[in-house]
Molecule: transfer RNA
Organism: Candidatus Gottesmanbacteria bacterium
RNA sequence: GUCAGGGUAGCUCAGUGGUAGAGCAACAGUAUCAUAAACUGUGGGUCGUGGGUUCGAUCCCCACCCUUGACA
Repeated sequence: GUCAGGGUAGCUCAGUGGUAGAGCAACAGUAUCAUAAACUGUGGGUCGUGGGUUCGAUCCCCACCCUUGACA
């Protein structure tokens, strides 16, 4: 330099056009003499950035940024 994949909660990841979820973690509670495990609940998101299409975009299109890989 060319091509391809990825960027969504603190972490690991779902979600192929109709206002975003799970597991773990955190916090609170139940229980225990106490702690852990267990069980119940709660909070946490400008969906990488900026535009475009659409009544409506995490999703489609364009550019850019970051990252991983392949080739040279």